The RNA shown here (transfer RNA) has 74 nucleotides and comes from Intestinibacter bartlettii. Lineage of the source: Bacteria > Bacillota > Peptostreptococcales > Peptostreptococcaceae > Intestinibacter. The prediction has a mean pLDDT of 81. Rfam family: tRNA. Rfam links the family to the GO term triplet codon-amino acid adaptor activity. Rfam classes the family as a transfer RNA.
[in-house]
């Protein structure tokens, strides 16, 4: 240079064009458990789905574009 994947919350990570909260794990925070941590139990907050136009009654989901990560190739 070429070809493929991906980008969703502090991290991972799920979502077939259609709902009222965009699933769920770690973590965080509050409570209960404990002399006290931890463990464990409840319960809570936290996202404008990498940017931008674009089809469309409707877009996280489709198309275009740029940006970024990764594997493959020469």
């Nucleotide at each position: 240079g070429g070809a493929g994947a991906g980008u969703u919350a502090g991290c991972c990570a799920a979502g077939u064009g259609g709902u009222u909260c965009a699933c769920g794990g770690c973590a965080c925070c509050u409570g209960a458990c404990u002399u006290a941590c931890a463990u464990u139990c409840a319960g809570g907050a936290g996202a404008u789905c990498g940017g931008g136009a674009g089809u469309u009654c409707g877009a996280c989901u489709c198309u275009c574009u740029c940006a970024c990560u990764c594997u493959c190739u020469a």